Model confidence (mean pLDDT): 88 of 100. This is a predicted structure of a 346-nucleotide part of an RNA (small-subunit ribosomal RNA, central domain) from an uncultured bacterium. The RNAcentral record of the full RNA draws on ENA and SILVA.
Context: one part of a larger RNA
RNA sequence: CUGGGUGUAAAGGGUGCGUAGGCGGGAAAAUAAGUCAGUGGUGAAAUCUCACAGCUCAACUGUGAAACUGCCGUUGAUACUGUUUUUCUUGAGUUCGGGAGAGGUUGAUAGAAUUCCAGGUGUAGCGGUGAAAUGCGUAGAUAUCUGGAAGAAUACCAGUGGCGAAGGCGGUCAACUGGCCCGAAACUGACGCUGAGGCACGAAAGCGUGGGGAGCGAACAGGAUUAGAUACCCUGGUAGUCCACGCCCUAAACGAUGAAUACUUGGUGUUGGCCGGCAACGGUCAGUGCCGAAGGAAACCUGUUAAGUAUUCCACCUGGGGAGUACGCUCGCAAGGGUGAAACUC
Numbered sequence: 001c002u003g004g005g006u007g008u009a010a011a012g013g014g015u016g017c018g019u020a021g022g023c024g025g026g027a028a029a030a031u032a033a034g035u036c037a038g039u040g041g042u043g044a045a046a047u048c049u050c051a052c053a054g055c056u057c058a059a060c061u062g063u064g065a066a067a068c069u070g071c072c073g074u075u076g077a078u079a080c081u082g083u084u085u086u087u088c089u090u091g092a093g094u095u096c097g098g099g100a101g102a103g104g105u106u107g108a109u110a111g112a113a114u115u116c117c118a119g120g121u122g123u124a125g126c127g128g129u130g131a132a133a134u135g136c137g138u139a140g141a142u143a144u145c146u147g148g149a150a151g152a153a154u155a156c157c158a159g160u161g162g163c164g165a166a167g168g169c170g171g172u173c174a175a176c177u178g179g180c181c182c183g184a185a186a187c188u189g190a191c192g193c194u195g196a197g198g199c200a201c202g203a204a205a206g207c208g209u210g211g212g213g214a215g216c217g218a219a220c221a222g223g224a225u226u227a228g229a230u231a232c233c234c235u236g237g238u239a240g241u242c243c244a245c246g247c248c249c250u251a252a253a254c255g256a257u258g259a260a261u262a263c264u265u266g267g268u269g270u271u272g273g274c275c276g277g278c279a280a281c282g283g284u285c286a287g288u289g290c291c292g293a294a295g296g297a298a299a300c301c302u303g304u305u306a307a308g309u310a311u312u313c314c315a316c317c318u319g320g321g322g323a324g325u326a327c328g329c330u331c332g333c334a335a336g337g338g339u340g341a342a343a344c345u346c
Stems, first nucleotide, its partner, number of pairs: 003318004007300002012314001014201004021194003025088007033081002035077008049065006091191001092188003095184005103177007110154001114150008125136002162169002206247006215241002220236004258313006266291011295302002319346003328339004
């Protein structure tokens, strides 16, 4: 390389948009590039293969044939692919009428809790633990009441519920805004699928500048525990956690399962529509769960939300360690990220 693979054995890119490329629905006509057939030329010799022959045999050599699977020209074939033209509506999109939603951005606002501040009541404890101590408290704490301030997060509703491409999204209200679903079948007429590069988004932590800082809390300090305890437990506590702007670009970024399309028994929940029905219920789309036919699978399991049966495109794997390291390149303010070996060794 081929082949075989990628839920858990090595292996699906974190996610989307999309360039090139690859692939692509039904009908008709033209063409004949691919494709197929005939024919002509060429495909040096040697080599290889076969037959025969020459050295006593063989190696070796000679003669002949075959082959040289290719290329060029030409004459045809037209099913498939391509190209051009015409056409169709089922793929895709548009339109109209409905619908659900923590989808996003910005602004405003509410109540509970916490801490702090001021004041009242009140007195000796509070706090914490396995038990304690550090700590707080007679300069009046804890508890309780009143008033005030601040920041962060939104109990119940809440649900294998919903929305989003993923990351993710949860008080309420408003403005702006993206997507999705159902019904109708008016319009366009293959406009599609995938997608190397590229671009955008991308939890947490971290970084820069400026704010903010209630609670929590790496680091740090102290108290315990212990043989020790640079921990687990306790008392404190700085960065950070929050906001704005700009970076970083990683993850068990997981369904450890790429995207799209078609096909292949069912049962039972649930979410949003639509149809029939008074209702019970039945039917039908789109999601989201459980159990399971056939099938698949090493097994576990999976099973119309496939890991089944097929097709297209992309990504990735090829024994363990060395190593996601070194070097180079590139991105970054840095931390570091991306790409990514070999020697050696088992």